RNA sequence: UGCGAGCAAGCACAACUGGAAGUGUGCCUGGCUUUGAACCAGGAGGUUGUGGGUUCGAAUCCCACGCUCGCAU
Numbered sequence: 001u002g003c004g005a006g007c008a009a010g011c012a013c014a015a016c017u018g019g020a021a022g023u024g025u026g027c028c029u030g031g032c033u034u035u036g037a038a039c040c041a042g043g044a045g046g047u048u049g050u051g052g053g054u055u056c057g058a059a060u061c062c063c064a065c066g067c068u069c070g071c072a073u
Base pairs, nucleotide, nucleotide: 001072002071003070004069005068006067007066010025011024012023013022019056027043028042029041030040031039049065050064051063052062053061
């Protein structure tokens, strides 16, 4: 320098053909318990890497840039 893959909640990851974001775990509160763990119930937490574009509508499609990994030179 070029090519490919990826970037989404604290962490690990779903999200179908574009119809508006969820699961596990963790965290908080309550219940249970002598206390704790486990278990049960509830809750908070997201500008979907950044900025534009297309569209009635974008995590998804297009462009540029950033970062990570791999390959080639």

Predicted 3D model of a 73-nucleotide RNA (transfer RNA) from a Bacteroidota bacterium. Rfam family: tRNA. The coordinates come from a structure-prediction model, not an experiment, and the mean pLDDT is 81. Taxonomically the source falls in Bacteroidota (Bacteria, Pseudomonadati). The RNAcentral record of the sequence draws on ENA.